About this RNA:
c-di-GMP-I riboswitch aptamer from a Syntrophomonadaceae bacterium, 86 nucleotides, folded computationally.
[in-house]
RNA sequence: CCGUUUUAAAGGCAAACCCGUUGAAAGACGGGGACGCAAAGCUAACAGGUCUGUUGCAUAGGAUGCAUGACGGCUGGGCUACCGAA
Numbered sequence: 001c002c003g004u005u006u007u008a009a010a011g012g013c014a015a016a017c018c019c020g021u022u023g024a025a026a027g028a029c030g031g032g033g034a035c036g037c038a039a040a041g042c043u044a045a046c047a048g049g050u051c052u053g054u055u056g057c058a059u060a061g062g063a064u065g066c067a068u069g070a071c072g073g074c075u076g077g078g079c080u081a082c083c084g085a086a
Stems, first nucleotide, its partner, number of pairs: 012037002017032006035073001041079003046076003049071003056066004
């Protein structure tokens, strides 16, 4: 100097809940807050799964189904990333 790391250090993110905004809703954004996370960083036009059902479409007895919507803190995959004990 390079690599690995189950180690330490410096940090990072932010669940539930509350307030405000937005949306038909799921949810998202901002503030507070911390359950947790070694990728709880990005990607939903990579694959699956879950949630909602305004507009629209299908069925038909006013309901059901379908995503063009949402979820990366649901899973796998892909891409990127700090430190470096033994």

Taxonomically the source falls in Syntrophomonadaceae (Bacteria, Bacillati, Clostridia, Eubacteriales).